[in-house]
């Protein structure tokens, strides 16, 4: 160079006219001059998590929702970083009987990685059997029939053979038995542990014990751990206006109806009282709401996430809602996804032409 | 701004994680009939996409993209 994966940056420049919101001045108070600023990495989806506000906050019970391997990290968080473990992916080495398959190694990806000896469900077809495994086959015993051999019937052992399946009860050899069997023994797979070593832990490694009867938990569900609920159309304040009337049910302590913001009890409130029609009236502001877990830029500490400190900045704020259009010129030709509405950290998704870097691989030249 | 729900033939809809996703009406094509029309037979046509759990997904989880609905 070139392929493959990660990961980060980038998100257009510059003139001219003509316009829109906001702020500050000025004074001739105008649809007014004159300066200043004016959308993004995702402003999006609304999928986590906060901030911030209201409401609740005697008890008691039950319930719903989310998370799930260890340490970190942070306001927090289903997010980030680091490490385990398990799993694919392509390449290499290595053994073996060939397509190929076991190891190993370094690379990249990826996991919803508590529990299936707590309880229930399910496992279509095919099979004897889908989980309390005896259909066929083998083996023993009683009995019948027959001279025997065998046969047929009854009763029990048996998971080695049968080949269906995604899934069939720990492989393989050896002794064992009536005939089998982890029934027993060597060598091994899983999975739990005791001790020792390493580690903050998860987890690994050595030895020794033990057990082996499947799989679904994105199926009810058990086990820990966390959540009061509602979201700025939340919410506080000012200004305006009307019509404490009218029609119907209900109810007046034998008590309608409301509160305890998921439900239940049990508690409190309760008569100028509650639910509906039908008319009457208002439909304006200011405040949440733009200095803040802020941005840059340097240094420290740390593998990173990210924290601390030391200069310097002030940056969009509407309420029918502003940031545009049109001509040149340049990059690269015709410049993509796409636009703020409380605010703030992540996720995810959509996205033009390029750039840097790193890992592994192969190739050529020094 | 917030919250919540569905998505299956052209169209209305069914279907406890397991046969070849089923029906009705439309739509071709043949019978019926002089001919339409009605009837009758057979057809063809679907899970909005993309991923993940499971032996197996319409069905369970996740995104994404369209739809409606509640709320002053």
């Nucleotide at each position: 160079g070139c392929u493959a994966c990660c990961a980060a940056c980038c998100g257009a420049a510059c003139c001219a006219u003509c316009g829109c919101u906001c702020c500050a001045u000025c004074c001739u108070u105008g649809u007014g001059g004159c300066g200043g600023a004016g959308a993004g990495g995702a402003a999006a989806g609304u999928c986590c998590g906060g901030a911030c506000a209201g409401c609740g906050c005697a008890g008691a019970g039950c319930a719903a929702u989310g998370c799930a391997c260890c340490g970190g990290u942070u306001a927090a968080g289903a997010g980030c970083c680091g490490g385990g473990u398990c799993c694919c992916c392509g390449g290499c080495a290595u053994u073996c009987u060939u397509u190929g398959a076991a190891u190993g190694c370094a690379g990249g990806g990826g996991a919803a990685c508590a529990g299936a000896c707590a309880g229930u469900a399910c496992c279509a077809c095919a099979g004897a059997a889908a989980a309390u495994a005896a259909c066929c086959g083998c083996c023993c015993c009683g009995u019948u029939c027959u001279c025997a051999c065998g046969a047929g019937c009854a009763g029990g052992g048996u998971a080695a053979g049968g080949g269906u399946g995604a899934a069939a009860a720990u492989g393989u050899g050896a002794g064992g038995c009536a005939a089998g069997a982890g029934c027993u023994c060597a060598c091994g797979u899983u999975c739990g542990u005791u001790u020792u070593g390493a580690g903050u832990a998860a987890u690994c490694a050595a030895c020794g014990c033990g057990a082996a009867g499947g799989g679904u938990a994105a199926a009810c569900c058990u086990u820990g751990c966390a959540u009061g609920c509602u979201g700025a159309a939340a919410u506080g304040c000012c200004a305006u206006g009307u019509a404490c009337a009218c029609c119907a049910g209900c109810g007046c302590c034998u008590g309608a109806g409301g509160g305890c913001u998921g439900c239940u009890c049990g508690c409190c409130c309760g008569a100028u009282g509650c639910u509906g029609g039908a008319g009457g009236g208002u439909a304006g502001g200011c405040a949440g709401a733009a200095a803040g877990a802020u941005c840059g830029c340097u240094g420290c500490a740390g593998c990173a996430a990210u924290g601390c400190a030391g200069c310097g900045g002030c940056c969009a704020g509407a309420u029918a809602a502003a940031u545009g259009a049109u001509g040149g010129u340049u990059u690269a030709g015709a410049a993509a996804c796409a636009g703020g509405a409380u605010c703030c950290g992540g996720c995810u998704u959509a996205u033009g032409a390029g750039u840097u870097g790193g890992u592994a691989g192969u190739u050529u030249u020094a | 701004g917030g919250c919540c729900c569905g998505u299956u033939c052209g169209u209305c809809u069914a279907a406890g994680g397991g046969u070849u996703a089923g029906g009705a009406c439309a739509c071709c094509a043949c019978c019926c009939u002089u001919u339409c029309a009605c009837g009758g037979u057979g057809g063809u046509g679907a899970u909005a996409c993309g991923a993940g759990u499971u032996c197996g997904a319409a069905u369970c989880u996740c995104g994404u993209a369209c739809g409606g609905g509640c709320u002053a």